[in-house]
RNA sequence: UGAACCCCUGGUGAUGAGGCCCGCCUGACCGCCGCGCCCCGGCUGAUGGCUUCUACGAACGC
Numbered sequence: 001u002g003a004a005c006c007c008c009u010g011g012u013g014a015u016g017a018g019g020c021c022c023g024c025c026u027g028a029c030c031g032c033c034g035c036g037c038c039c040c041g042g043c044u045g046a047u048g049g050c051u052u053c054u055a056c057g058a059a060c061g062c
Stems, first nucleotide, its partner, number of pairs: 010025004016053006031043004
């Protein structure tokens, strides 16, 4: 000086917030389909999972 491993802290799981649980990270993560790639076009969902709220969308009723 570098690497591996361990601990602590932290980060992260396709767009917001609270609670609980789970996974992953010295790099996790950055949705899907068509098009050889890109461009371009189309599609689902505010969750990693559960739940509540907010925003948005769809259908019906008043």